The part of an RNA shown here (small-subunit ribosomal RNA, 3' major domain) has 463 nucleotides and comes from candidate division Kazan bacterium GW2011_GWB1_45_10. The source organism's lineage runs through Bacteria, Bacteria candidate phyla and candidate division Kazan-3B-28. Rfam family: Bacterial small subunit ribosomal RNA. Its mean pLDDT, the model's own confidence on a scale to 100, is 82.
Context: one part of a larger RNA
RNA sequence: UGACGGGGACCCGCACAAGCGGUGGAGCACGUGGUUUAAUUCGAUAACAAGCGGAGCACCUCACCAAGGCUUGAAUCCUACUGAAAGCUUGCAGAAAUGCGAGCCUCCUUCGGGCAGUAGAGACAGGCGCUGCACGGUUGUCGUCAGCUCGUGUCGUGAGAUGUAUGGUUAAGUCCAGUAACGAGCGCAACCCCCAUGUGGUGUUAAAUUUUUCACCACAGACUGCCCUGGUUAACAGGGAGGAAGGUGGGGAUGACGUCAAAUCAGCGUGGCCUUUAUGCCUUGGGCGACACACAUGCUACAAUGGGCGAGAACAAUGGGUUGCAAUACCGCGAGGUGGAGCUAAUCCCAAAAAAUCGCCCCCAGUUCAGAUUGCAGGCUGCAACUCGCCUGCAUGAAGCCGGAAUCGCUAGUAACCGCAGAUCAGCCAUGCUGCGGUGAAUACGUUCUCGGGUCUUGUACA
Numbered sequence: 001u002g003a004c005g006g007g008g009a010c011c012c013g014c015a016c017a018a019g020c021g022g023u024g025g026a027g028c029a030c031g032u033g034g035u036u037u038a039a040u041u042c043g044a045u046a047a048c049a050a051g052c053g054g055a056g057c058a059c060c061u062c063a064c065c066a067a068g069g070c071u072u073g074a075a076u077c078c079u080a081c082u083g084a085a086a087g088c089u090u091g092c093a094g095a096a097a098u099g100c101g102a103g104c105c106u107c108c109u110u111c112g113g114g115c116a117g118u119a120g121a122g123a124c125a126g127g128c129g130c131u132g133c134a135c136g137g138u139u140g141u142c143g144u145c146a147g148c149u150c151g152u153g154u155c156g157u158g159a160g161a162u163g164u165a166u167g168g169u170u171a172a173g174u175c176c177a178g179u180a181a182c183g184a185g186c187g188c189a190a191c192c193c194c195c196a197u198g199u200g201g202u203g204u205u206a207a208a209u210u211u212u213u214c215a216c217c218a219c220a221g222a223c224u225g226c227c228c229u230g231g232u233u234a235a236c237a238g239g240g241a242g243g244a245a246g247g248u249g250g251g252g253a254u255g256a257c258g259u260c261a262a263a264u265c266a267g268c269g270u271g272g273c274c275u276u277u278a279u280g281c282c283u284u285g286g287g288c289g290a291c292a293c294a295c296a297u298g299c300u301a302c303a304a305u306g307g308g309c310g311a312g313a314a315c316a317a318u319g320g321g322u323u324g325c326a327a328u329a330c331c332g333c334g335a336g337g338u339g340g341a342g343c344u345a346a347u348c349c350c351a352a353a354a355a356a357u358c359g360c361c362c363c364c365a366g367u368u369c370a371g372a373u374u375g376c377a378g379g380c381u382g383c384a385a386c387u388c389g390c391c392u393g394c395a396u397g398a399a400g401c402c403g404g405a406a407u408c409g410c411u412a413g414u415a416a417c418c419g420c421a422g423a424u425c426a427g428c429c430a431u432g433c434u435g436c437g438g439u440g441a442a443u444a445c446g447u448u449c450u451c452g453g454g455u456c457u458u459g460u461a462c463a
Stems, first nucleotide, its partner, number of pairs: 001463002003460003007457007015447002019410005026300004031295003034291002042053002064286007073124001076123002078120006087104007107114002126275002129273003135269002137264003140260001142258001147186006153162003166177003192252004197220007223246001226240005289429001302403001306362006319350003324343002329338003369400001374395007416439007
């Protein structure tokens, strides 16, 4: 100087407390461990792995396994040959890759060559093979915590200290006072984007006939500016006025010096090592989907604040659409089918918002709760749904009556409940993720305790 303390003081945070809703029990989905397997590819492992890389595992993807094949290979360079090579159609063998055939068709040229194919030779290619403890780049975390440093000066033999201590104050090393320090930098804040108000302008396809609901653009507006009180006449704090908004208005982007030899050689790049008739490449099939079990994250429930049926032109916002979105109409109980108006979109379509409201039934039961599982019959996508897709109808109707120890989220348009859209995508195992709106709470006395962090101080057989 740090680090640590079941030392001290002060302060902060959904950290505790006060509340609301969960997880842990059930069924299922999904990820992981383990076990199994020919293979169940690989990585991620306290916080900071486990609905994570995977924003889409039937083939492909694909890296794994079995089997069948290839060896200059998908690329570049050289030589030789061919222009009846290639391409299109097609036969046989085969699981396909591939191998062996048949028919049609016929290169360009400035004559140097170009283009394409075949064969050969080696230089090489190739490697999701190893090392994230050789690296770049990127990322997590402490933590959006308020810290981390430098120049000159001063003090100290020196390591180093000071500045950055102290008293107030703040979300903040924010600001004020003060001071052997005076200044400065990276962080904080502000500058950027969205939302909330007004004014002006422009308006098609929006609204509907007033122009303002709306869309886009620009500007204004909030600064403790004004008043009172406290305070050191300061910083600032408490209250008030006006105002759409008040003291950082709400949200986002933004992550200092560094820590964890944290993560990633399987996104990519890359040093070194290894491999070269294989650790490379092609193909078919299987596997990544196994299942005694254990854990994580979720979905659906256990019901009456509910379930079912019906009604009414109930009421959104974000988005997406030409290999696409698809209306009216017709067929089907339905999934869906036929068909195709319109739309390259403020125009048309996806599109029905759902909870809500009103009426009727159910009467506390394993039920008109719950929907797992299974049988049959169908629909759709796709070359192909057996392993292993989604959806529909009928039948079946399991566990489950609110969950032990323990544990998580959330302070306001938040939690909780309700639906909608999108990426990926042929289809989909999405209950995931990322967004969007609708309805809309309770509680915070306080900082003793738990966890994490900051500042000062103290002890130390630690560095």